[in-house]
RNA sequence: UCUGAUAAAAGGCAAAUCCAUCGAAAGGUGGAGGCGCAAAGUCACCGGUCUACAGGAGCUUUGUCUCUAUGACAGCGGGAUUGCCGGA
Numbered sequence: 001u002c003u004g005a006u007a008a009a010a011g012g013c014a015a016a017u018c019c020a021u022c023g024a025a026a027g028g029u030g031g032a033g034g035c036g037c038a039a040a041g042u043c044a045c046c047g048g049u050c051u052a053c054a055g056g057a058g059c060u061u062u063g064u065c066u067c068u069a070u071g072a073c074a075g076c077g078g079g080a081u082u083g084c085c086g087g088a
Base pairs, nucleotide, nucleotide: 001088002087003086004085012037013036017032018031019030020029021028022027035075041081042080043079045078046077047076048073049072050071055067056066058064059063
């Protein structure tokens, strides 16, 4: 540097769900759990998806509806970057 078809060692991560907690929500964090994962490590750069407190627009205005990321997802795809083990 390339590679992970098969097998192994040391280990790692942790879906749904439940509990606690933060948050307007999406979702995050901790515990239980374990569906899966060779980058299921890290980064919202590109596409995508989710949410809409505040803000804007409309209407039949104590309401309702719609737009909007500055919020979020790295376990949606791409990209960047770092890295364990085996093989070449």
Molecule: c-di-GMP-I riboswitch aptamer
Organism: uncultured Desulfobulbaceae bacterium